[in-house]
Molecule: transfer RNA
Organism: Bacteroidales bacterium
RNA sequence: GCGGAAGUAGCUCAUUCGGUAGAGCGAUAGCCUUCCAAGCUAUAGGUGGCGGGUUCGAGCCCCGUCUUCCGCU
Numbered sequence: 001g002c003g004g005a006a007g008u009a010g011c012u013c014a015u016u017c018g019g020u021a022g023a024g025c026g027a028u029a030g031c032c033u034u035c036c037a038a039g040c041u042a043u044a045g046g047u048g049g050c051g052g053g054u055u056c057g058a059g060c061c062c063c064g065u066c067u068u069c070c071g072c073u
Stems, first nucleotide, its partner, number of pairs: 001072007010025004019056001027043005049065005
């Protein structure tokens, strides 16, 4: 230099065809318990790496760019 993969909640990851962004774990509060743990319920937490484009509408399509990993030279 060329090609490919990944980037979404604090962590690990879903979201198949463009149509209200989710789960588990974790956090906080409550219930339960003599107390703790366990269990149950609720709540908070997202610029979907970044910038632009297409579209009525983009995590998803297109272009550029950054980081990490793999391969080739």